This is a predicted structure of a 480-nucleotide part of an RNA (small-subunit ribosomal RNA, 3' major domain) from delta proteobacterium NaphS2.
[in-house]
Context: one part of a larger RNA
RNA sequence: UGACGGGGGCCCGCACAAGCGGUGGAGCAUGUGGUUUAAUUCGACGCAACGCGAAGAACCUUACCUGGGUUUGACAUCCUUUGACCGUCUGUGAAAGCAGAUUUUUCCGGCUUUGCCGGAACAGAGUGACAGGUGCUGCAUGGCUGUCGUCAGCUCGUGUCGUGAGAUGUUGGGUUAAGUCCCGCAACGAGCGUAACCCUUGUCUUUAGUUGCCAUUAUUAAGUUAGGCACUCUAAAGAGACUGCCUCGGUUAACGGGGAGGAAGGUGGGGAUGACGUCAAGUCCUCAUGGCCUUUAUAUCCAGGGCUACACACGUGCUACAAUGGGCUGUACAAAGGGUUGCUAUCCCGCGAGGGGGCGCUAAUCCCAAAAAGCAGUUCUCAGUUCGGAUUGAAGUCUGCAACUCGACUUCAUGAAGGUGGAAUCGCUAGUAAUCGUGGAUCAGCAUGCCACGGUGAAUACGUUCCCGGGCCUUGUACA
Numbered sequence: 001u002g003a004c005g006g007g008g009g010c011c012c013g014c015a016c017a018a019g020c021g022g023u024g025g026a027g028c029a030u031g032u033g034g035u036u037u038a039a040u041u042c043g044a045c046g047c048a049a050c051g052c053g054a055a056g057a058a059c060c061u062u063a064c065c066u067g068g069g070u071u072u073g074a075c076a077u078c079c080u081u082u083g084a085c086c087g088u089c090u091g092u093g094a095a096a097g098c099a100g101a102u103u104u105u106u107c108c109g110g111c112u113u114u115g116c117c118g119g120a121a122c123a124g125a126g127u128g129a130c131a132g133g134u135g136c137u138g139c140a141u142g143g144c145u146g147u148c149g150u151c152a153g154c155u156c157g158u159g160u161c162g163u164g165a166g167a168u169g170u171u172g173g174g175u176u177a178a179g180u181c182c183c184g185c186a187a188c189g190a191g192c193g194u195a196a197c198c199c200u201u202g203u204c205u206u207u208a209g210u211u212g213c214c215a216u217u218a219u220u221a222a223g224u225u226a227g228g229c230a231c232u233c234u235a236a237a238g239a240g241a242c243u244g245c246c247u248c249g250g251u252u253a254a255c256g257g258g259g260a261g262g263a264a265g266g267u268g269g270g271g272a273u274g275a276c277g278u279c280a281a282g283u284c285c286u287c288a289u290g291g292c293c294u295u296u297a298u299a300u301c302c303a304g305g306g307c308u309a310c311a312c313a314c315g316u317g318c319u320a321c322a323a324u325g326g327g328c329u330g331u332a333c334a335a336a337g338g339g340u341u342g343c344u345a346u347c348c349c350g351c352g353a354g355g356g357g358g359c360g361c362u363a364a365u366c367c368c369a370a371a372a373a374g375c376a377g378u379u380c381u382c383a384g385u386u387c388g389g390a391u392u393g394a395a396g397u398c399u400g401c402a403a404c405u406c407g408a409c410u411u412c413a414u415g416a417a418g419g420u421g422g423a424a425u426c427g428c429u430a431g432u433a434a435u436c437g438u439g440g441a442u443c444a445g446c447a448u449g450c451c452a453c454g455g456u457g458a459a460u461a462c463g464u465u466c467c468c469g470g471g472c473c474u475u476g477u478a479c480a
Stems, first nucleotide, its partner, number of pairs: 001480002003477003007474007015464002019428005026319008034310002042053002064305007073130001077129002079126005087102006106120006132294002135292003141288002143283003146279001148277001153192006159168003172183003198271004203239007212229003217226002242265001245259005321421001325380007337368003342361002347356003387418001392413007434456007
């Protein structure tokens, strides 16, 4: 100087408390461990691994296993040589491939023009230099990422003090979300962080009105049409919030309490933004890369299988256990997205998944598209039930060469556990929790996951004694 303390003081955080809803019990989905297996590819392991890499394993992916092939190679450059290439057919084979037949004879330039020479692109054969490696080492590395933590800290120059390590500044008194600001002070300044600048949302103005909107006038089944751009909205530029004003407290300060005005008030809400560093944290399987290893194999092609196994254990979720509910009928209101190899209307067929057919749309125009919870009516009457839907049987639909291993969905039948869950444990402070649907990426197909969107919409916070984590000062130390 740090680190640590079941030392002290001050302060903060859904840290506790006060509340609301969960997990832990059930069934299923998914990840992991274990076990099994020819293989169940690999990585990730307290918080910070376990719906994680994977924004989507039937083949492919694929790295694993079994079997069948290839060896200058699936891919790159150079050299020699032959020829256009491509294509079609046959045999064999699971395919890859192997064997054979057939057709065609590229382009450019020059010359002494049946042709020869040179070059370009592509293909076959040959030769070796080389290719290749998701092989090892993340404890050799770059880059990227997680974490403490959006915590308020981390440092430097000059000066001063100390023999020196170092100290001071950065401590102290207040204050703040903040090393934020004020005052004081052997310090005076500065940098990286904080804040602000950026995006979004909340109010208004101006500009602009089509595909958007409709107050007035007509018109229609309908903003449908004429008309209009006032309103909504869209999207560009501005305005607006600064403790600016009043008052009280405070040291005349920083600032704090209350008030006015205002759409908004003291950082308005949300996001992006992550200092010096810590964990030899994670990643050599994104990529890059040192070293090592491999080179008829640890490379590469193909078929099939596996990653989907199942006594069990754990994590994360979904659905429930019902009446604030289930079923049926009617009816209302979103936002944000996506669409030409696509989204697909009206119509017809089918109980349905879907099929037929096809308008419109490269989209504020057309489509996906029905929002759902809600509201109104009706039924069920406390039961393992008209709750719950697992499991299983049968029949189908769709995608796709192909749904056996191993897809999703539909209909009929079947109708398991489950009556609110022990010890323990998690999330959340407001348009939040809870609840209800909607869209998107990936994607041929496949979502209870992920990412986003809106609808309805709470309860509670006395307080900081205690648990956990963190910041500052101080103290002790046989620790570095």